[in-house]
A computed fold for a 72-nucleotide RNA from Auxenochlorella protothecoides, annotated as transfer RNA. Its mean pLDDT, the model's own confidence on a scale to 100, is 82. NCBI's taxonomy places the organism under Eukaryota, Viridiplantae, core chlorophytes, Chlorellaceae, Auxenochlorella.

RNA sequence: GUCCUUUUCGUCUAGGGGUUAGGAUUCCACCUUUUCACGGUGGCGACACGAGUUCGAAUCUCGUAAGGGAUA
Numbered sequence: 001g002u003c004c005u006u007u008u009c010g011u012c013u014a015g016g017g018g019u020u021a022g023g024a025u026u027c028c029a030c031c032u033u034u035u036c037a038c039g040g041u042g043g044c045g046a047c048a049c050g051a052g053u054u055c056g057a058a059u060c061u062c063g064u065a066a067g068g069g070a071u072a
Base pairs, nucleotide, nucleotide: 001071002070003069004068005067006066007065010025011024012023013022018055027043028042029041030040031039048064049063050062051061052060
């Protein structure tokens, strides 16, 4: 240089055109407990960036960035 691949809440992860973008965990509040822990209920929190296709994009296409791999 060329090609392939990955990027979603703080972390791990589901989602493959029409979802309120879901779950686990962390954190916060409340309940429980003499207190802590455990347990229960609730809450906060995310589609790497830019463009395109489409009535509609996290999802499809192109480019950029970052990580990983193959090749010379």

It is recorded under the gene name trnE.
RNAcentral holds the sequence, with entries from ENA and Rfam.
Rfam family: tRNA.